A computed fold for a 342-nucleotide part of an RNA from an uncultured bacterium, annotated as small-subunit ribosomal RNA, central domain.

Context: one part of a larger RNA
RNA sequence: UUGGGUUUAAAGGGUCCGUAGGCGGACUGAUAAGUCAGUGGUGAAAUCUUACAGCUCAACUGUAAAACUGCCAUUGAUACUGUUAGCCUUGAGUGAAUUUGAAGUUGCCGGAAUAUGUAGUGUAGCGGUGAAAUGCAUAGAUAUUACAUAGAACACCAAUUGCGAAGGCAGGUGACUAAGAUUUAACUGACGCUGAUGGACGAAAGCGUGGGGAGCGAACAGGAUUAGAUACCCUGGUAGUCCACGCCGUAAACGAUGAUUACUCGUUUUCGGGUUUACUCGGAGACUAAGCGAAAGUGAUAAGUAAUCCACCUGGGGAGUACGUUCGCAAGAAUGAAACUC
Numbered sequence: 001u002u003g004g005g006u007u008u009a010a011a012g013g014g015u016c017c018g019u020a021g022g023c024g025g026a027c028u029g030a031u032a033a034g035u036c037a038g039u040g041g042u043g044a045a046a047u048c049u050u051a052c053a054g055c056u057c058a059a060c061u062g063u064a065a066a067a068c069u070g071c072c073a074u075u076g077a078u079a080c081u082g083u084u085a086g087c088c089u090u091g092a093g094u095g096a097a098u099u100u101g102a103a104g105u106u107g108c109c110g111g112a113a114u115a116u117g118u119a120g121u122g123u124a125g126c127g128g129u130g131a132a133a134u135g136c137a138u139a140g141a142u143a144u145u146a147c148a149u150a151g152a153a154c155a156c157c158a159a160u161u162g163c164g165a166a167g168g169c170a171g172g173u174g175a176c177u178a179a180g181a182u183u184u185a186a187c188u189g190a191c192g193c194u195g196a197u198g199g200a201c202g203a204a205a206g207c208g209u210g211g212g213g214a215g216c217g218a219a220c221a222g223g224a225u226u227a228g229a230u231a232c233c234c235u236g237g238u239a240g241u242c243c244a245c246g247c248c249g250u251a252a253a254c255g256a257u258g259a260u261u262a263c264u265c266g267u268u269u270u271c272g273g274g275u276u277u278a279c280u281c282g283g284a285g286a287c288u289a290a291g292c293g294a295a296a297g298u299g300a301u302a303a304g305u306a307a308u309c310c311a312c313c314u315g316g317g318g319a320g321u322a323c324g325u326u327c328g329c330a331a332g333a334a335u336g337a338a339a340c341u342c
Base pairs, nucleotide, nucleotide: 004313005312006311007296008295012310014201015200016199017198021194022193023192025088027086028085029084030083031082033081034080035077036076037075038074039073040072041071042070049065050064051063052062053061054060091191092188093187094186095184096183097182098181099180100179103177104176105175106174107173108172109171110154114150115149116148117147118146119145120144121143125136126135162169163168206247207246208245209244210243211242215241216240220236221235222234223233258309259308260307261306262305263304266287267286268285269284270283271282272281273280274279291298292297315342316341317340324335325334326333327332
């Protein structure tokens, strides 16, 4: 490289946008670049193949033929691909009407709980555990009542629910922004799909600067447990968790399943439209036939049948390491071997 693969054996990029490139709907005409056919030229010799011949045979050699699958020129063909001109509406999009949702950003508001403070009532315990102790408490705790302050999270509704490209998103409400769906058939007329390099977004933890700090809580301290206990349990508790701005760029970033398009037996639940119906369009689930699959399973949301484009795999370890480079404040990230060994 060919061939073969990528749910779980090695292997789908975390996600989207998009450049080059690759691929691309129906009809008609032109062209003749690709494509196909004919003719001419060339394609040295040797080699290879075939036939005959020469050394006693063979190797070897000689003669002839074939071949040299290619290139150039020219004359034609026009189905397909390309180019070009026109045209179409079914792909794609726009408009109009209706509608959906925890989609995003930002402002304002709310109650429960917790903690703290102040004041009242009240007296000896509280707390915690398997059992205890550390801890708190006569300087009046725990409990209870009132008021005040603070930060964070939003019970019930709540669901195999819904929305978003993914990460993710849940108290109420205003403003702004985005997305999907349905109906209509008014408009554009292939404007499409994918997408190396690139760009944007990207949980948690972590980092920088400034705030904030109730609860929880790495580190740390103490009490237990234990042979020990740098743990599990308990009492405390700093970073952090929260906000603003800026980095980081990784996750079992998972459906361990790339995107898009077409087609393929049935049953059933549910969400949003249209309708009022027996239905239909779009989404989310459960079961299942054929098929597929090593099996588990999958099965119109395919892992079925086909097509286009991208990414990735090629025995285990060494190793996602070393070196170099790029990025980063750092932590580190990305790219990514070999010797050796089984």